[in-house]
Molecule: transfer RNA
Organism: bacterium
RNA sequence: GGACGGAUAGCUCAAUUGGCAGAGCAACCGCUUGAUAGGCGGACGGUUGUAGGUUCAACUCCUACUCCGUCCA
Numbered sequence: 001g002g003a004c005g006g007a008u009a010g011c012u013c014a015a016u017u018g019g020c021a022g023a024g025c026a027a028c029c030g031c032u033u034g035a036u037a038g039g040c041g042g043a044c045g046g047u048u049g050u051a052g053g054u055u056c057a058a059c060u061c062c063u064a065c066u067c068c069g070u071c072c073a
Stems, first nucleotide, its partner, number of pairs: 001072007010025004019056001028042005049065005
């Protein structure tokens, strides 16, 4: 230098081919217990890497860039 994959909640990951952004874990609150652990319930938590474009509507499609990984030279 070239090819490909990835970037979504604090962490690990979904989102079924464009139509309401979710789950588990952690942390927080409550129930249960003499008290913990465990179990159950609840609420919170997101500029979907950045900037544009297409569209009534974009995590999803297009362009450029940034970062991480793999391969080729």